RNAcentral holds the sequence, with entries from ENA. This is a predicted structure of a 1526-nucleotide RNA (small-subunit ribosomal RNA) from an uncultured prokaryote.

RNA sequence: UAGAGUUUGAUCCUGGCUCAGAAUGAACGUUGGCGGCAUGGAUUAGGCAUGCAAGUCGAGCGAGAAGCUUAAGUUUGACGGUUCGGUUGAUUACUGGAAUGGAAAGCGGCGUAAGGGAAAGUAACGCGUAGUUAUCUACCCCGGGGUCCGGAAUAGCUGUGGGAAACUGCAGGUAAUGCCGGAUGAUAUCUGUAUCCUUCAUAAGAUAUGGAUCAAAGGUGUGAUUCCGCCCUGGGAGCGGACUGCGUCCUACUAGCUUGUUGGUGGGGUAACGGCCUACCAAGGCUACGAUGGUUAGCGGGCGUGAGAGCGUGGCCCGCCACACUGGGACUGAGACACUGCCCAGACACCUACGGGUGGCUGCAGUCGAGAAUCUUCGGCAAUGGGCGAAAGUCUGACCGAGCAAUGCCGCGUGCGGGAUGAAGGCCUUCGGGUUGUAAACCACUGUCAGUUGGGAGGAAAUCCCAUGGGGCUAUCCCCUUGGGUUGACCUAUCUUCAGAGGAAGGCCGGGCUAAGUUCGUGCCAGCAGCCGCGGUAAGACGAACCGGCCAAACGUUAUUCGGAAUUACUGGGCUUAAAGGGUGCGUAGGCGGUGCGAUAAGUCGGGUGUGAAAUCCCUCGGCUCAACCGAGGAACUGCGCCCGAUACUGUCGUGCUCGAGGGAGACAGAGGUAAGCGGAACUCAGGGUGGAGCGGUGAAAUGCGUUGAUAUCCUGGGGAACACCAGUGGCGAAGGCGGCUUACUGGGUCUCUUCUGACGCUGAGGCACGAAAGCUAGGGUAGCGAACGGGAUUAGAUACCCCGGUAGUCCUAGCUGUAAACGAUGAGCACUUGGUCGGAGAUCCCUCCAUAGGUUUCCGGCCGUAGCGAAAGUGUUAAGUGCUCCGCCUGGGGAGUAUGGUCGCAAGGCUGAAACUCAAAGGAAUUGACGGGGGCUCACACAAGCGGUGGAGGAUGUGGCUUAAUUCGAGUCUACGCGAAGAACCUUAUCCAGGCCUUGACAUGUUCGGAUGCUGCCCGUGAAAGCGGGUUAGUUGCCUUCGGGUGAAACUUUCACAGGUGCUGCAUGGCUGUCGUCAGCUCGUGUCGUGAGAUGUCGGGUUAAGUCCCUUAACGAGCGAAACCCUUGUCCUUAGUUGCCAGCGCGUUAUGGCGGGGACUCUAAGGAGACUGCCGGUGUUAAACCGGAGGAAGGUGGGGAUGACGUCAAGUCCUCAUGGCCUUUAUGGUCUGGGCUGCACACGUCCUACAAUGGCAUAUACAAAGGGAAGCGAACUCGCGAGAGCAAGCAAAUCCCAAAAAACGCGCCCUAGUUCGGAUAGCAGGCUGAAACCCGCCUGCUUGAAGCCGGAAUCGCUAGUAAUCGUGGGUCAGCAUACCACGGUGAAUGUGUUCCUGAGCCUUGUACACACCGCCCGUCAAGCCACGAAAGUGGGGGGCAUCCGAAGUCGCCGAGGUAACCCUUUAGGGAACUAAGCGCCGAAGAUGAACUCCGCGAUUGGGACUAAGUCGUAACAAGGUAACC
Repeated sequence: UAGAGUUUGAUCCUGGCUCAGAAUGAACGUUGGCGGCAUGGAUUAGGCAUGCAAGUCGAGCGAGAAGCUUAAGUUUGACGGUUCGGUUGAUUACUGGAAUGGAAAGCGGCGUAAGGGAAAGUAACGCGUAGUUAUCUACCCCGGGGUCCGGAAUAGCUGUGGGAAACUGCAGGUAAUGCCGGAUGAUAUCUGUAUCCUUCAUAAGAUAUGGAUCAAAGGUGUGAUUCCGCCCUGGGAGCGGACUGCGUCCUACUAGCUUGUUGGUGGGGUAACGGCCUACCAAGGCUACGAUGGUUAGCGGGCGUGAGAGCGUGGCCCGCCACACUGGGACUGAGACACUGCCCAGACACCUACGGGUGGCUGCAGUCGAGAAUCUUCGGCAAUGGGCGAAAGUCUGACCGAGCAAUGCCGCGUGCGGGAUGAAGGCCUUCGGGUUGUAAACCACUGUCAGUUGGGAGGAAAUCCCAUGGGGCUAUCCCCUUGGGUUGACCUAUCUUCAGAGGAAGGCCGGGCUAAGUUCGUGCCAGCAGCCGCGGUAAGACGAACCGGCCAAACGUUAUUCGGAAUUACUGGGCUUAAAGGGUGCGUAGGCGGUGCGAUAAGUCGGGUGUGAAAUCCCUCGGCUCAACCGAGGAACUGCGCCCGAUACUGUCGUGCUCGAGGGAGACAGAGGUAAGCGGAACUCAGGGUGGAGCGGUGAAAUGCGUUGAUAUCCUGGGGAACACCAGUGGCGAAGGCGGCUUACUGGGUCUCUUCUGACGCUGAGGCACGAAAGCUAGGGUAGCGAACGGGAUUAGAUACCCCGGUAGUCCUAGCUGUAAACGAUGAGCACUUGGUCGGAGAUCCCUCCAUAGGUUUCCGGCCGUAGCGAAAGUGUUAAGUGCUCCGCCUGGGGAGUAUGGUCGCAAGGCUGAAACUCAAAGGAAUUGACGGGGGCUCACACAAGCGGUGGAGGAUGUGGCUUAAUUCGAGUCUACGCGAAGAACCUUAUCCAGGCCUUGACAUGUUCGGAUGCUGCCCGUGAAAGCGGGUUAGUUGCCUUCGGGUGAAACUUUCACAGGUGCUGCAUGGCUGUCGUCAGCUCGUGUCGUGAGAUGUCGGGUUAAGUCCCUUAACGAGCGAAACCCUUGUCCUUAGUUGCCAGCGCGUUAUGGCGGGGACUCUAAGGAGACUGCCGGUGUUAAACCGGAGGAAGGUGGGGAUGACGUCAAGUCCUCAUGGCCUUUAUGGUCUGGGCUGCACACGUCCUACAAUGGCAUAUACAAAGGGAAGCGAACUCGCGAGAGCAAGCAAAUCCCAAAAAACGCGCCCUAGUUCGGAUAGCAGGCUGAAACCCGCCUGCUUGAAGCCGGAAUCGCUAGUAAUCGUGGGUCAGCAUACCACGGUGAAUGUGUUCCUGAGCCUUGUACACACCGCCCGUCAAGCCACGAAAGUGGGGGGCAUCCGAAGUCGCCGAGGUAACCCUUUAGGGAACUAAGCGCCGAAGAUGAACUCCGCGAUUGGGACUAAGUCGUAACAAGGUAACC
């Protein structure tokens, strides 16, 4: 040292991405009041107009312009107010002398090498730090000494030429602190001698004493040994030069580099050491501790960040370096190879008379360009500093200031107090209110900043000038004291006048991270987004509004750095499965290393000392009102050097030791290796025999073989390959790997003895060797097997899986390749740390001896497990534990082990090994589910066994489709389709259609106006009706009442709110429902286990219909389900008997419970009993339970029903109802008429009726249950063939009615036929309901008499009072039933099984699925887009190499041309010395050539990434349907 978001259904871990912080020479967007202090061309070291940025000294020198003063002369001729002057000339102009003056230029001196700029180059002794010395130093300081005598030029100037200009030639003459000669001369330099010191010895040093050589300039001033200079010399200070140790980026896809190179000798050169240069000699020098090459880069103090270690950075300020248009060169000088000097070359620009010239802002301003982007062509030398000068002074774009820019840091302000009718307005609202909000208004107050008025300290003290006093023996010089005077570019602190809250607030954000939310708009659109992600009609995520949050003259965004990131891990990570152990060994360098003693003191530790510039940081004070900022002092600068000390450890040296390691002796085991030989079984081939039709092969087949004789079988012979049994989580080996037997050669290991050596050891970058299979080369060999290939199948296809063949190969010899999931996915070595058990190879002990068993011990190979470790799985003395040593490797996924380069290989290919781009994940382990063409157990009319159907026909009905003005809407696998609809002629009925009307409405509530009406009835007009328009008055009109009236309640007209909607959204919802499924499941509390998700319980063994119960058990209990409770049915009992019943007793009737009575029975409807595995036997664990039996009406849930857990399907329903939101409001509301929902080439579902004789028809006749009935059921009777009609009794029902039950049974006919089956269709005639049966009802009678003779693939129901069959009733309803819901009658067959199909439950297993297999997911192809590679070639950059050319210039040679100083001689000339020119070496730019390297472009081409729902298949994940993978 703070973390958070994001992989999953959830979890833990690994791991990346992202965020919150701080910072910046910043930029951009919006906004912008003031001040202080800082900062401001980061890009093109790109080009530059203009001005300025280095001069100064006249006290070094010659000459000297303007100006001023004035003598003189010439000219002009009297004014302005004039006392002075003035016609003997005021004034004006000119000439010219002198003095003064000092411009401009020149000679000379000093400076121009500083200051200022910028970061191109440089990976270097460049910088930093610590040292070293062979060295120089103008100006400054201190000390010593000196300053003599001469000479010759030259610029300026004058004259005269050339040139457009720049510039320049010739002649004459002149000065100096310019130049030259001579003298003097040391403590200087060179050299000799002696002594001392030092050393191993030289060298160096000191002292003494000889020799040789070398100097100077004057100025000021009346006046200089004295002031300023000058010369020689010693020292100092400060600045430099040179050298050395250490430190200083990336790259090995750069591994070798180097010839002045490394060293020596002589010489040269430099201030100075040195290959610095040269000649010769030697052959060295550097490099894996990274040379050489390449890329990048100024370095440091520091700065940013960080807890620190680090990481990043080097702007402003300071130190150093390097640069000055590019390249080269020297000159001058104390100092330069020189930013505003010179020469040359080049590029660029300008001038030009075309001949030739000129220039260098990386100084300050400024301009263009490029860029996201960086200022004024300002003021001043007042201060500080610098140059020159004796000084005054002058110069100074250094500097000080101002200007511009919110670029940064800091400070201040935009008001303060009161103020609730909580105003208005805005926004929200559950409509009550809330919020904006004391906020405003309003009242009182203050006066910062800005504005305005007037004052005003300070930055200024020195120098200097004048005067004064004193000191330095002298002085022109210096110092001190006092007084007066002079100097501000710019800034103003601060005080004051005036007025008045007046002039001064925004930006971003509000889904989570992350402080802060509501409404509206939008509708996967527009848009947002740092990551996750928002947006497809209710968006807290887009846009707006309101409100809120955070900062605030700023706020956000972008870019970059550090942090978080322990995400490169030194501090401080890892490698079994997440990324990561090299395939294995040997071994070089390197790293590390047992034990005793001694020495040393390199590492290490302690102390001292030097240094670590200043600034910065920190601390304490202080100055600006505070702060930023600034000043002072301290601390610190973690570093390096030197000195002294310590000696445990490490190192080094010496000397020992034996336990590490190795050797020796004796035993032992083994598929260890190599070579040779031998063997049997099997296979195949050949020959022969037997035999005679098939064999072979598969899921099934076929190809194939076979009458030319196969397969089968026997015998004989050949061939190649592999070695059954033994054989084993047995053995051996470093790994790969090794398996018949024998022999030879040979490697390693174990045990025992403790005999020898004496640390000889471990690891191991490079290197070397070995290294499965496949593959390659050459030569052999080839039985079986068998890539490729051929054929047969399978299949939609089948370049596969299966089958028949079959080449390479597999085998041997000699070589190559060098890789594997080369795996224990676990590097090697050493040591330590509880145990149990099994196996292999030895030794040894005990039992008197032997053998076995047993014990001990060493090595090897396994299993289980303690602690510990681990994300978990797991591991656990064979560690993945605890430590040490060494090596290898990893740093998100994809791209990719790819490209490129290099290297190896015959090739295939191996080793090394990226990037662009792209994603927010990829991944490990474990959990819960789901799934599996995984497994186990179990169940269900699931199958099987049966019975009857559907699918074929006709019809009914629903749906689709089609049609239509409309055929309203919904429902769609099971779980839509005789479903909503328990019944569409109108109504129903609906935005279904056509058309006519109404608009506060058909309906609700409130409100406004109106007038007393209003309502009912009747009538008229129009009309299809609704409606609209009118009339009549008959009836009626609440409540209170004092009967006068009041009230306006109801109703009506009118107005406004609103009503209304079967309009949309069932994916906004409630409720209800379906389904899994009456399946046995679903959960909780506590405890326990696990880091956790979770697990346990609920698993296991039994058992059950059941998570039913029992047993076991880290679980113990509990809940919702199951069961039970409830209804019904089956037996009995009790009670009660009307409308039910009638045995017995009566009455009555043709007869009937009709009547009196009765409660026995049936029955009704209340209550109870009964069944509980209770009893017996057996099985079972002494259990639960099961099997059998008894009893019983009923037996193991007796039958049936109601009852439906947690949940699933965004299942269904907004058209039952309710309801959010949206939409509509003279219409999507309301109303009316008519039509439609009934439409018909067709398809499907569900049914009805059939196809007949177990039947049909006719006749006769028996037995139910359960229901319904008042706008009803309706008897009997009459009529009608009948439907029905008429009349009408009874009954609100155990009373009356519907009501006849039908099948059955009896009898008769039919006789196998499209029929006496079947009844569709159609005609006619009727009936009923209803305003109304045309579209479009039902029924009756007569007639008609279709298809159909048992139904393809397929499919449905049912396990007992069930299926099948028969009828009955009810609801709906005016009418309409083959539908639906109930009721009873008759009444079977089959199964006692779980292989299969379907579905379900539990356990287990695998998983890459979790939207959960209708899952996931791969590759080609097609389309778009992006980056990259290759590519004939092409364009450019870079650094070298070679050759040529060769500027300037130094150096060398030469110097017949030239030459003032010195010498000789002198008209002249000669000498010395110097020099132009010339030559030579070197040498920049340039040219050419062959290579190298880097970057761009490139037809075409290759793979890759990403994209919408494209195409083809189905490779992988389950046994993924052929296990997968290397």
Its Rfam family is "Bacterial small subunit ribosomal RNA". Model confidence (mean pLDDT): 82 of 100.